Predicted 3D model of a 595-nucleotide part of an RNA (large-subunit ribosomal RNA, domain I) from an uncultured Acidobacteriota bacterium. Its mean pLDDT, the model's own confidence on a scale to 100, is 81.
[in-house]
Context: one part of a larger RNA
Parts: sequence; C1' cells; structure tokens
RNA sequence: GGCGUACGGUGGAUGCCUAGGCGCAGAGAGGCGAAGAAGGACGUUGCAGGCAGCGAAAAGCUCCGGUUAGCCGCCAAGCAGGCUCUGACCCGGAGGUCUCCGAAUGGGGCAACCCCUCCCGGAUAAUACCGGGAGAUUCUCCUCUGAAUUCAUAGGGGGAGUAAAGUAAACCCAGGGAAGUGAACCAUCUUAGUACCUGGAGGAAGAGAAAGCAAUUGCGAUUUCCCCAGUAGCGGCGAGCGAACGGGAAACAGCCUAAACCGUCGGUAUGUAAGCGUGCGUGCGUUGUACCGACGGUGUUGCGGGGCCGAGCAUGGCUCGAAUGCACUCGAGCCGGGGAGUGAGAAACCGAUUUUUUAGUUGAAGGGUCUGGAAAGUCCCACCAGAGAAGGUGACAGUCCUGUAGGCAACAGGAAAUCGGCUCCCUCGUUCGGUUCCCAAGUACCGCGGGGCACGUGAAACCCUGUGGGAAGCUGGGAGGACCAUCUUCCAAGGCUAAAUACUACUCUGCGACCGAUAGUGAACUAGUACCGUGAGGGAAAGGUGAAAAGAACCCCUGUUAGGGGAGUGAAAUAGUACCUGAAACCGUAUGUCU
Repeated sequence: GGCGUACGGUGGAUGCCUAGGCGCAGAGAGGCGAAGAAGGACGUUGCAGGCAGCGAAAAGCUCCGGUUAGCCGCCAAGCAGGCUCUGACCCGGAGGUCUCCGAAUGGGGCAACCCCUCCCGGAUAAUACCGGGAGAUUCUCCUCUGAAUUCAUAGGGGGAGUAAAGUAAACCCAGGGAAGUGAACCAUCUUAGUACCUGGAGGAAGAGAAAGCAAUUGCGAUUUCCCCAGUAGCGGCGAGCGAACGGGAAACAGCCUAAACCGUCGGUAUGUAAGCGUGCGUGCGUUGUACCGACGGUGUUGCGGGGCCGAGCAUGGCUCGAAUGCACUCGAGCCGGGGAGUGAGAAACCGAUUUUUUAGUUGAAGGGUCUGGAAAGUCCCACCAGAGAAGGUGACAGUCCUGUAGGCAACAGGAAAUCGGCUCCCUCGUUCGGUUCCCAAGUACCGCGGGGCACGUGAAACCCUGUGGGAAGCUGGGAGGACCAUCUUCCAAGGCUAAAUACUACUCUGCGACCGAUAGUGAACUAGUACCGUGAGGGAAAGGUGAAAAGAACCCCUGUUAGGGGAGUGAAAUAGUACCUGAAACCGUAUGUCU
C1' cells in the first nucleotide's frame, strides 16, 4: 500500500410523516372606486427586528349579540406593569377614527415630498404659527351675462349632480392584427381572425321575435348540446378547410317606436274673416290658415296592416269640458270592477312573513385483565347507533376529547321568495262598406374595389361597405345559390328582451387508482423574500428532538459563550437543539491476510 472484518467520522440518500400544494364537483358571490379604490410608503406595543393587525382615537375606540374564566397576536421565551363575573380576551353584526402617496383632483414634483389662495376657529399686543374646511378637468342641467351683427349665436361668469375617470383572474362584444409553422422548397393557401394591442360592458356578454327556412306536405324568435357528417362542398382540387336542410334534447316570452290622423304648447309667415264639433239663436274674434319643433293620444301588420269617413252590434255609475242656451256627438277625470309590474314590454321605494346567510348551541353509548414508558393493542364481559365520516389523545378508540347523524338559535347586517302598500294598464272592442291618407331613402339596387359567409371570383346567390350612380311606394317590395318565368314565402332600410350557454381572482363545503420536501405552486419555512440586473426583468436555498422540555442542576478538562467527560432526565441521549431513520462516495481506528 491492496483486499477483507469490526467499530467510528463525514454526508444526507432512503423509509415514514405533513403544516403546503394540485385537480375536480356543488353552492355562494361576481365587483371595488372622488363618501378617495386596487396597491403602497411611513408610523403604531413599556422593552420591538420581522410577520400579521391597526392609523396620530394607531396589536386598537363605541354600541349590539354570542361564548366564556381567563387574558394583554405570532416567531418567542423573559422582565416590568396591567385588564377581568360591574363579563375581560375571543367570535359575529353595526358604527367611529382612518397620517402620506396612489385615478390623485388647489399648483408643482425625482410617488409617499415641496409650495399657495380664500373662509372659519385657536393663540398673540400684532404678525409669525397651529387646527378645520374649500379650491383639478370634462359632461349634463339651471342661471347671469354677452361679440363681429339689430334680434340672436359663439364666447365668458356662477350654481347643482352619490355624473365620468382608476382598478380587477377568466369568460364576452367590438376596432386593429402578425410570424415561427404546415404545404417535406415557396408565393395563393395554412398557422388564424389565433397570439398580441386598443376600446367597451355584464354577472354573464352577444344573438333574438322572419324582407327566415322549406319545397308543392309544411315549420314558426334567439341561444346551447347530440346527430346529420368528416357528408355536400371549398381547395397551387396540394397541404388542408369544412357546412346547411332535417331529426332529437335543454330552455322557452314576447314586445315598444316612426308615419298617416287628433290635441296642447312654442316659433315663423299670413291676416279682419275664410274660424269657434253639428243644427237653430246669441256672442267672441292675436281666432283661423300654412309650415317647423316639442309633448300627449292613436298605431305596429303580411290569410297585408293601420289612419280617416259612414253604417250595424256591443258598452257599469258619477262629474266636468268642447264660447254660450237646448238637443246630439266627442273627449277628459273620479269611483267601482278586473289585470300586471321594477327580470324586456314605464319607474322608484316601504312594510310584513317565510327561507337562507354572517357568531353559536344541544347531541347516545365501557369497564376490567395482561404486556408495555404509555393502551386506543391482547383476553373477558357489556352498551349506543337517524351518530361505525374524520381528526386528536404517550401504539390501532363507535362508547376519552373535538366532532358526526339528527335537532335548536340572531339584537344587528346581507340575500331570495311570497303577500301588502305603491305604480301602471284595461273597463272595451268588433264586423261590413267607402276612401287611397300612411306603412322607416342617399335606403334597396347597380358599376368598380374589398371584406364576411365551410364557399380561394368561381355559374357565385346571400350579408357588410370605401367609391360613383340611384328606385318603387301595396296594382308596392325582398328572398327561394347566376339569370328569367311560374309558384311559394316573407315585409328591409328604428328599438328592447329573461331562461337554457361561457368563466372563476374570491368565499364555503366535499371529494381524489393527485404530490409528499430535487416531488407538489417559484414559494409547506421572514417567498415573489434573499440575491442578481441601470431597467424591463430574472429569481433561489431552506421541513421533522421527544409523549411531554422533563432542553441536561451540580462536578471535571480547557485560553474558551468552543468542544468533551461524569452526574441527572427520559422508554430511548449513537433522540442533546449541527437533534427521527441515517445509504453511498470520501476519511479514520483496531485487527486478519497478501506483497
């Protein structure tokens, strides 16, 4: 020195564990913000570094409710001092306070800082100083003024507003919009209207009550799912893209304007009688007429519908009006009756009841023996069960603890449903005839250029529109995949609309042939921390004594707050805080053997 054996050191694999993650399901909630958010800075405890809490009223203040004998948050023990059955601490509800920055909003600014004006108050002899309040912009409404330019308008001043802004995970709609890639190259094409950017909204959004489908029978808004079907098609007919009709389900809900016509009000023009519902008489006359605007009534459809005029049938009561008296006609209001509603069709709010939620509460049934440090294990004999889910307890507990099944409970706050108040609507309309008054225009449609439709210009309909043309008016118009005819079907150029559908940052509950510390989140621990970077940004490592600290009094070695040896604790100390187990590499001590 090699190879063995034994015992150690180092190291932290493995096993076991879980405080943390991951995924799914159900329910809730789906926002917060100028009444100052999200997110922060700085403070704040007697001693106070970090975290969580809180805000100069600062680990907290007030009230109400629950629970309870202890309490003054955690790392984290201690010292000092307190609070508490006159109910502290803790839990829930309501309120108060809430520095500075931040949309940040008096002005500025290198965020958490600097500076100012006005009003009120304090203090002062008076300033200085201190405290409180107001002071951004835009929009809407009101109001006072007011040019060129007479009226007016623009502009300016003032007031009011719980108006807007900013933020937030995904889902949604809209405006923009790639490339790597695939096509074994690549350009049309594909990736893909994806990623990404911007704007906007809601708890969902969008869509939506046929100018739709269909095909000679018919259907009857939209949305989503399963088929139809990888079909018909599209396609350098390459790569690829990819329907609809129809069928079956989920859920179901329908409505309001514009116009014709009438009325009221305002404006402009006209203007002395053409007018004032009709008839007769009287009276009035800034009335009337035309146009424009606002509001109210009417009206909303495709076997076309509506308006106006006439006729028929039908209609609860009362009051008033249409210059006036009488008659008729028409209109308005009130009462009665009926219906509906804030979840579209109009829009606020209040009360009651029930359910639910934000603290809680009740809740059955076991003893002994043996082993052991410890019994929940063994053995023996019992019991409960609407509860044998689970977790804990010195090893494995239905009957020890927390719980579980099943019951009960709220001063106050939230949510939902129902009822009532309240509000709105109806109280009529309908049939026949006439009239031809209305039925959404720079629209439909066409040319050119594009886009969307599964559809790449194609025979290319349909939908949208940048540009240039440009209708009809119900005897009208669109569509049925060029186009025409016939036929069928629908009524564009205004609007609203729940549910079925999508998502989960957040709250609660439950589950897992999910992980178990190099795994699972980057993060089980002071983690988006330490650290790196000018910055955008990047981004760790790090869990485990024991049942209980019982965490080793005391003695010894020593330069010692190091380390160790005794003693003591403990079941165990080779469980001693560098702490469960403690592999390997690597390093030793002893011994065997070989050279």